RNA sequence: UACAGAGUAGACCUUAUUGCGUUAAGUGCUGAGUAUACAGGGAGUUGAUAUUCAGACGAAAAGAAAAAUCUUGCGGUUUUAGGGUCGCAUCCCGCUGUU
Numbered sequence: 001u002a003c004a005g006a007g008u009a010g011a012c013c014u015u016a017u018u019g020c021g022u023u024a025a026g027u028g029c030u031g032a033g034u035a036u037a038c039a040g041g042g043a044g045u046u047g048a049u050a051u052u053c054a055g056a057c058g059a060a061a062a063g064a065a066a067a068a069u070c071u072u073g074c075g076g077u078u079u080u081a082g083g084g085u086c087g088c089a090u091c092c093c094g095c096u097g098u099u
Stems, first nucleotide, its partner, number of pairs: 002098004010086007019077001020075003029055008040093004061072004
């Protein structure tokens, strides 16, 4: 000098667990605002995430019990744990290997 590579946060899938809802919240979708994060360092979007407001859409219950409740389900539901897959938009520097 050239070429190749590693690594994060996190996302998704799956299993188990826990809670909530089933009197419909949540999830998902659209628009607007705000904030945050993005490998060891720096920068960072029209991408990502969170949150607020507005809008549209929208569901699976059944059984037991005197009752409180309980059981089995259901929900693109919540949390935690295990396993798996993927994983910096991009740029510069650094790191590892070869040259």
THF (Tetrahydrofolate) riboswitch aptamer, 99 nucleotides, folded computationally. It matches the Rfam family "THF (Tetrahydrofolate) riboswitch aptamer". About the family: Tetrahydrofolate (THF) riboswitch was first reported for Ames et al. as an RNA motif in 5' untranslated (5'-UTR)regions of folate transport and biosynthesis genes in Firmicutes genomes. The coordinates come from a structure-prediction model, not an experiment, and the mean pLDDT is 79.